[in-house]
RNA sequence: GCCUCGGUAGCAUAGCGGCAAUGCAGCUGACUUGUAAUCAGCAGAUCGUGGGUUCGAAUCCCACCCGAGGCU
Numbered sequence: 001g002c003c004u005c006g007g008u009a010g011c012a013u014a015g016c017g018g019c020a021a022u023g024c025a026g027c028u029g030a031c032u033u034g035u036a037a038u039c040a041g042c043a044g045a046u047c048g049u050g051g052g053u054u055c056g057a058a059u060c061c062c063a064c065c066c067g068a069g070g071c072u
Stems, first nucleotide, its partner, number of pairs: 001071007010024004018055001026042005048064005
């Protein structure tokens, strides 16, 4: 330098153009003598950055940044 894959909540991941989901973690309550476990509920992500297409973009297109792998 080129190719492929990835970047979404604190962490791990889903999400084939129409309200961003799940588990763990966090908070509140119930239960308990008290903790843990369990149960119920709540909050939390302008989707790596900047443009473009579109009525509408996490999703499609372009450039760039970061990470993993491969080729030279």
Molecule: transfer RNA
Organism: Candidatus Iainarchaeum sp.